[in-house]
RNA sequence: AAGGCAGUUUGACCUGUCGCUGCUCUCGGGCAGAGGAAAGUCCGGACAGGGAGGGCAGCCUGCUGCGGAAAGCGCAGGUGGGAGUAAUCUUACGGAUGCCGUAACAGAAAACAGACCGCCCGUAAGGGUAAGGGUGAAACCGCGAGGCAAGAGCUCACGACGUCGUGUGGCGACAUACGGCGGUGACGGCACCAGGCCCUGCAAGACCAAAUAUACUGAUGGUGCUCUCCGGAGCGAAAUGGACGGCCCGUUCACAUCAGGGGGUAGGUCGCGAAGAUAAAUGACAGGAUAAAACAGAAACCGGCUUACGGAACUGCCUUCAAC
Numbered sequence: 001a002a003g004g005c006a007g008u009u010u011g012a013c014c015u016g017u018c019g020c021u022g023c024u025c026u027c028g029g030g031c032a033g034a035g036g037a038a039a040g041u042c043c044g045g046a047c048a049g050g051g052a053g054g055g056c057a058g059c060c061u062g063c064u065g066c067g068g069a070a071a072g073c074g075c076a077g078g079u080g081g082g083a084g085u086a087a088u089c090u091u092a093c094g095g096a097u098g099c100c101g102u103a104a105c106a107g108a109a110a111a112c113a114g115a116c117c118g119c120c121c122g123u124a125a126g127g128g129u130a131a132g133g134g135u136g137a138a139a140c141c142g143c144g145a146g147g148c149a150a151g152a153g154c155u156c157a158c159g160a161c162g163u164c165g166u167g168u169g170g171c172g173a174c175a176u177a178c179g180g181c182g183g184u185g186a187c188g189g190c191a192c193c194a195g196g197c198c199c200u201g202c203a204a205g206a207c208c209a210a211a212u213a214u215a216c217u218g219a220u221g222g223u224g225c226u227c228u229c230c231g232g233a234g235c236g237a238a239a240u241g242g243a244c245g246g247c248c249c250g251u252u253c254a255c256a257u258c259a260g261g262g263g264g265u266a267g268g269u270c271g272c273g274a275a276g277a278u279a280a281a282u283g284a285c286a287g288g289a290u291a292a293a294a295c296a297g298a299a300a301c302c303g304g305c306u307u308a309c310g311g312a313a314c315u316g317c318c319u320u321c322a323a324c
Stems, first nucleotide, its partner, number of pairs: 001320010013288006020033006035295001039306002042304004047201004058197005063077005078093006094192001097191006116133002118129004141159002144156003160184001161182009205270004214262001216260006224235004240254005
């Protein structure tokens, strides 16, 4: 210098004019007015209402340590797999006891195995053999020696793997050394283990509360007055019908009027904020320098995650080239 990796910050500012929303006072001013994601509504919480409690079932999470109210959260780290020359990125992770399942095509054979070719024995039929060939993503650990009819963990050394023990390092996951044991496949599901989960969501929910109608309570009328041709008519808010065995009085119900009055509705207030609402503001123009751009617009709040994003600045690291 070029290319790359990881991370952080920023997401415009000033002046003037004219507007919009909210608050405020001395009524003309003053003050405040979107985001890093306000988004997706994925996870958790707080808050609110409802549900006595417990178990089973069901669902979610699943390496370690720390942080955190919690989180499908963050930081640091571990082991295995994958990508990259590298910096670095990415993915999986409880345990392995029981039960179950899968491996297309090819191939003889795909899981307590298996004989197509080859090799060995045998006249042959047949038998032995997983060393060699071939198939496949994968063929029962690799390699060497012994052994054998030929072979084979059949035996042995070394190595890999698994498991157990001990030592060392680490808080731990784990790493590492030595020793013992085992001739030793992979992936998935269910049961299992540990932790967590009641339901619904600010249109949650709380308070005040009109007109009209009305539950309920009380008072009054119902049980009057006047005229009459006895059928009714007028006044009056209204004066009709029923029960108390037939009639009168009286009581009572329906009903009517007036007064009180519970609940619900309209509406209002709170929930609700140092932006913030009853359909909902946060803008436009000019200049400052040539330019203001990307993604995007709060509707109850908080912590995360995920997704979108033009440009600019900074920090650390890697590779290559050049010079010293």